The RNA shown here (small-subunit ribosomal RNA) has 1531 nucleotides and comes from an uncultured bacterium. It matches the Rfam family "Bacterial small subunit ribosomal RNA".
[in-house]
RNA sequence: AGAGUUUGAUCCUGGCUCAGAACGAACGCUGGCGGCGUGGAUAAGACAUGCAAGUUGAGCGGGAAACAAAAGGUAGCAAUAUUUUUUGUUUCUAGCAGCGCAAGGGUGAGUAACACGUGGGUAAUUUACCAUGAAGUUCGGGAUAACUUGCCGAAAGGUGAGCUAAUACCGGAUGUGAUUCAUUCAGGGCAUCCUGAAACAAUUAAAGGUGGGGACCUUCGGGCCUGCCGCUUCUUGAUAAGCCCGCGUCCUAUCAGCUAGUUGGUGAGGUAACGGCCCACCAAGGCAGAGACGGGUAGCCGGUCUGAGAGGACGAUCGGCCACACUGGAACUGAGACACGGUCCAGACACCUACGGGUGGCAGCAGUCGAGAAUCAUUCACAAUGGGCGAAAGCCUGAUGGUGCGACGCCGCGUGGGGGAUGAAGGGCUUCGGUUCGUAAACCCCUGUCAUUUGUGAACAAACCCCGGGUAUGAAUAGUGCCCGGGCUGAUAGUAGCAGAAGAGGAAGGGACGGCUAACUCUGUGCCAGCAGCCGCGGUAAUACAGAGGUCCCAAGCGUUGUUCGGAUUCACUGGGCGUAAAGAGUGCGUAGGUGGCCGGGUAAGUUCGAUGUGAAAGCUCCAAGCUCAACUUGGAAAUUGCAUUGAAAACUACUCGGCUCGAGGGUCGGAGGGGAGACUGGAAUUCUCGGUGUAGCAGUGAAAUGCGUAGAUAUCGAGAGGAACACCAGUGGCGAAGGCGAGUCUCUGGACGACUCCUGACACUGAGGCACGAAAGCUGGGGGAGCAAACAGGAUUAGAUACCCUGGUAGUCCCAGCCGUAAAUGGUGCACGUUUGCUGUAGGCGGAAUCGACCCCGUCUGUGGCGAAGCUAACGCGUUAAACGUGCCGCCUGGGAAGUACGGCCGCAAGGUUAAAACUCAAAGAAAUUGACGGGGGCCUGCACAAGCGGUGGAGUAUGUGGCUUAAUUCGAUGCAACGCGAAGAACCUUACCUGGGUUUGACAUGCAUCUCUAAGCCGGUGAAAGCCGGUGAGGUAGCAAUACCAAUUUGCACAGGUGCUGCAUGGCUGUCGUCAGCUCGUGUCGUGAGAUGUUGGGUUAAGUCCCGCAACGAGCGCAACCCCUAUGUCCUGUUGCCACUCCCGCAUUUGCGGGAAGCACUCUGGACAGACUGCCUCGCUUAAACGAGGAGGAAGGUGGGGAUGACGUCAAGUCAGUAUGGCCCUUACGCCCAGGGCUGCACACGUACUACAAUGCCCGGUACAAAGGGAUGCCAAGCCGCGAGGCGGAGCGAAUCCCACAAAGCCGGGCCCAGUUCAGAUUGUAGUCUGCAACUCGACUACAUGAAGCCGGAAUCGCUAGUAAUGGCGCAUCAGCUACGGCGCCGUGAAUACGUUCCCGGGUCUUGUACACACCGCCCGUCACAUCAUGGAAGCCGGUCGCACCCGAAGCGCAUGUACCAACCGCAAGGAGGUAGUGUUCUAAGGUGUAGCUGGUAACUGGGAUGAAGUCGUAACAAGGUAACCGUA
Repeated sequence: AGAGUUUGAUCCUGGCUCAGAACGAACGCUGGCGGCGUGGAUAAGACAUGCAAGUUGAGCGGGAAACAAAAGGUAGCAAUAUUUUUUGUUUCUAGCAGCGCAAGGGUGAGUAACACGUGGGUAAUUUACCAUGAAGUUCGGGAUAACUUGCCGAAAGGUGAGCUAAUACCGGAUGUGAUUCAUUCAGGGCAUCCUGAAACAAUUAAAGGUGGGGACCUUCGGGCCUGCCGCUUCUUGAUAAGCCCGCGUCCUAUCAGCUAGUUGGUGAGGUAACGGCCCACCAAGGCAGAGACGGGUAGCCGGUCUGAGAGGACGAUCGGCCACACUGGAACUGAGACACGGUCCAGACACCUACGGGUGGCAGCAGUCGAGAAUCAUUCACAAUGGGCGAAAGCCUGAUGGUGCGACGCCGCGUGGGGGAUGAAGGGCUUCGGUUCGUAAACCCCUGUCAUUUGUGAACAAACCCCGGGUAUGAAUAGUGCCCGGGCUGAUAGUAGCAGAAGAGGAAGGGACGGCUAACUCUGUGCCAGCAGCCGCGGUAAUACAGAGGUCCCAAGCGUUGUUCGGAUUCACUGGGCGUAAAGAGUGCGUAGGUGGCCGGGUAAGUUCGAUGUGAAAGCUCCAAGCUCAACUUGGAAAUUGCAUUGAAAACUACUCGGCUCGAGGGUCGGAGGGGAGACUGGAAUUCUCGGUGUAGCAGUGAAAUGCGUAGAUAUCGAGAGGAACACCAGUGGCGAAGGCGAGUCUCUGGACGACUCCUGACACUGAGGCACGAAAGCUGGGGGAGCAAACAGGAUUAGAUACCCUGGUAGUCCCAGCCGUAAAUGGUGCACGUUUGCUGUAGGCGGAAUCGACCCCGUCUGUGGCGAAGCUAACGCGUUAAACGUGCCGCCUGGGAAGUACGGCCGCAAGGUUAAAACUCAAAGAAAUUGACGGGGGCCUGCACAAGCGGUGGAGUAUGUGGCUUAAUUCGAUGCAACGCGAAGAACCUUACCUGGGUUUGACAUGCAUCUCUAAGCCGGUGAAAGCCGGUGAGGUAGCAAUACCAAUUUGCACAGGUGCUGCAUGGCUGUCGUCAGCUCGUGUCGUGAGAUGUUGGGUUAAGUCCCGCAACGAGCGCAACCCCUAUGUCCUGUUGCCACUCCCGCAUUUGCGGGAAGCACUCUGGACAGACUGCCUCGCUUAAACGAGGAGGAAGGUGGGGAUGACGUCAAGUCAGUAUGGCCCUUACGCCCAGGGCUGCACACGUACUACAAUGCCCGGUACAAAGGGAUGCCAAGCCGCGAGGCGGAGCGAAUCCCACAAAGCCGGGCCCAGUUCAGAUUGUAGUCUGCAACUCGACUACAUGAAGCCGGAAUCGCUAGUAAUGGCGCAUCAGCUACGGCGCCGUGAAUACGUUCCCGGGUCUUGUACACACCGCCCGUCACAUCAUGGAAGCCGGUCGCACCCGAAGCGCAUGUACCAACCGCAAGGAGGUAGUGUUCUAAGGUGUAGCUGGUAACUGGGAUGAAGUCGUAACAAGGUAACCGUA
């Protein structure tokens, strides 16, 4: 510090997700040791048991016990024992009394508040114990617990009577002092006032205990003196607390108004103290958009986590504050409480009970139950630290110090170290060679941490106190304070530490391994099982599932889950945006607010600098130090960015005073304008009415029909009525804030602009709320209504057509008055001001020059356009009219959907508008641009694409292939073009892969190892359909004398063979197709952020990306063309088997001739070499040119001469595992192999491709002419003979320019047929044959005779062909025993017609355009309906929670009133009084009750829409002109 994910790719926007750190965690797997921390986050749920607050006998009376002494009694001779009494000492103790119990400890329910934080105030206050200082501590009195006793009660407890003490209670005195009232003086302050001093008056205290003691006194108790501890009053302090104030402190406006003690005043009360704190009266205030009131949530902070920081989240442990103590209320006591382990009352719950009544409060420490994913011991000690009481010893202390449990966290240590290659065994992988785990192990040599064991063995401890000494006080060698020395005290703990011993011995796991993200293979599985944080894996070769091996990461832990921050600049202060991605309000006016021109003076609120105080400690950071290190702990520093006080400065902002004119406004003059409102007027047109003329149609459409018209339409002329809209002018021209405004005139009226620079003097900009305006549609009431026209009706179209088209037609459109308040209300661009190169139009004004005057021209201001610089922008684009650069203010945005929806509020007559969510769901949604593809988009070009022609197919019969059907099997594949006379260039057996049956198992075939023997092949026999099986017979080769060995063969066994079994979607190779279409790319450069573009586009041209020109391109490659082959012409060479002109010879005939031979190579021909054609020449055209085109000459051939071979980058997961090859999977006495027979030929049917025809341009018969290219040895087969023929017999020649196949046929000549189902056509069938073959039944071909079917030119539709082509005629070859060949591949003969042209159909190329497509239009995609699931809205009601109001009832308690009952202290002789208590009444009031309103939650018959889901249904709305352009508002 980033990464993954939207796309075919790109850039941007934007969300989602990940990597990091953290945690009081939990869960899974695993687990050696130690140190330091930490541990009920949920049910503030309920709690058994034990403990957590007591202490003081030196405050008091009593009680108990022990000991000692004395006296008496009893027993005993006595010692002695025992008992009673008294005295003394010591210890313990219930009660009274004092202090404490308000601290410590727990929890976070409540609380949005002066609760907390921070800084102040208290001149408005208190403070027990403590410290300091001053003064005092006097005289009396009456009770009461305990105790004794009576009674009641189950108990808890209560009650009566009697006795008694005090540091308990009460009265009096004194008054240093304090308080209060008014007075005077001084000082100060902050308004009330405060402080000090003086004097007067009034009020107001107390308690004793204990130790010691010389003199003096004594009632012998003591007084008295002295020390200590107390007590009382006051001062000051410290500590602690109360109250008040400034600032800070969560979400919500779908909470906008709240408030009657409310706000203030006066008086009285109350408090420690101010105060509506409380009360009476008076006034009517107070708070609120800087968020009152309400709702939700929450203890706050120091800090913790995270982060670069700013921030964000949190508030465990530790520390500060607050609140609470079963729930609610209340007071008492006290210095302090409205009191966790106190009281009273009410309520809920639980327990005891004799049923009458009582008791209780773990959110103290342990512990239990419950709920929960989840949180410990019913431990030890007061040794230390601290607290309470006490004079002290001491006691108490679940505070605290320790130990235990839990890997809950942080930190440290260990599980060994070195050597060790046969690279062991074993596991994994493997290309079978090897490689890896791996120096890892074994083995050898060491070490001894931790754990184990044995021994030793701590620190934390110093005080209080006791003993001794010194010193001060004191009359004192008492006592007390201080100092010195000695002594006593350890829970942890026999622990830590140290030392010894033994032995590598006791100690490693978890997760991951597709990318992000470090780490890869095998096996299993087969969209199953499963994984998954996101993207996504899994449908037979899964690095993604599961297992294994290996690897990577961390390590006593590792992962997962949850949560927080980060990454996220994704709420943007630092640090974002709003033309099109989400986002500018429809527009203006204007309030609050925010912001604000120039100069000068002052102030000092903001601001800046300094000082002071504070910012607790802990924590963080740094530096040191202590535990062996670290964690941890200790010390110091720094920091604590803050707040307050104070001093200074005066630039800026602010405030204030004075001035200025450039911002703004005003004035005068002027012109422009569909700016607005009202009134009046006008012509054209449509429609209607009336009248005239006139006759059969009009209207309408793609075509029609509905409609109108003989009752006279349309057309045409004239007159009239009525409403609405204003042609031309008219213009990216004008005006207006926007909506919007268009005939003319008049009246009223708003604004902008120009010139002058006269006036005011910052008067300004923006603008939350607010107010006004606001197209169309719509609504209410009243008018009006010509045309148009939702709804509606009819006619068409259509599968349907509630549409598009047509004929009609009502609301409405128009006017007046009033609502509505929305639009794609758009420049998709808020308003204002300033700054920043330009060019060029246009509207309005002014000026200059010039002119008679204008126009033109130049300058300037305002408006409105186009193009463009810099700059900006993701790009597109914007660009002085900014989307540039700046400033001010407002509005708005934060992923898509749900949704601009629900609920609530406001507005509206309604329609509806406005404000505006959530659950749930997805990983995208989106912007711009790019390359393609596509379009019922466009331009250009091209092709037998159409057109023009010729001939076919589709109808018939047959052949053949396919589908389907059938079958035991009808083997398999090919399936739009580009499958279908295709694989198959030959299915009777074989082929053959299929079926039935019979056999066989190392196999029909290959290799290796082991083994067996003499047999194997062949022959013979049996059986059988054959294969096979059984039996018999029957050789070996090489080396060696031989034995024997090896080889071959056989038997048996093991490895293995074999498979036309599957996957062409695992593959190679080959092929088809677009398409012989002209395209497809690259290097460098340039442009672009980039995908990409350029080049390759453009202008011409071509068959061609062919060539030329131009051009940010310049070159190049694969294609095109050419090079190759055939063919057309010529030259040269060649000369047998070809040729035979000339010459010669022989034979026949004898007029030319025919046959053979020789010679020859002229010609033809064969096959080699070469020439030739290149727009080279001429003319014209094109754009000057070039390329090129047209024409011409020459030439055998002319513009690639004709044909072939040749197929770019790629597309179709095209075809082929059955041609071969090949990965994987599958079968292995079978899915292998052999054999016989059958099938592939099966036939209601459908399609493709052909053949033959339907006839006279024909058919038949006879005669007769002219080829090319091929083939031939298991072959072609001549002559001759036989047969009607197929063919047979025969055998010459030929491995072929020699011989044979082999007579070419159409043609031509002659004859017949005479338009008919025929002398056409030949299917079908019968009979008889021929040939091939082991064999023609299923199932061959051919021949002869006989038979003689359909068919008379073929519907919709459709195919081929542009010249030696189509058409037509025959010939040959491959396969092959034969052949279903009419197929395929070739050859030659005869030999046309037509092309105006590119509108249309199809295919293709190229440029451009649109796109929501990219699996690319066979695309994408919308809505209803049906089914399932989920969340949610409404809903008669039902059930809760919460709070308000009214009323009822009203406990305890404080206050008030009363107090006839009762009462010790004071007064009084007494009566009585003062005072008090109970009781009673009453105000307030908790809980409770009734009624009613609000808010909020749950549930609900039914119902609404929404989301999601597998291949459901119906249509086809959108994306292309999406086939009616789309979209917005409205009905």
The sequence is in RNAcentral, with records from ENA, Greengenes and SILVA.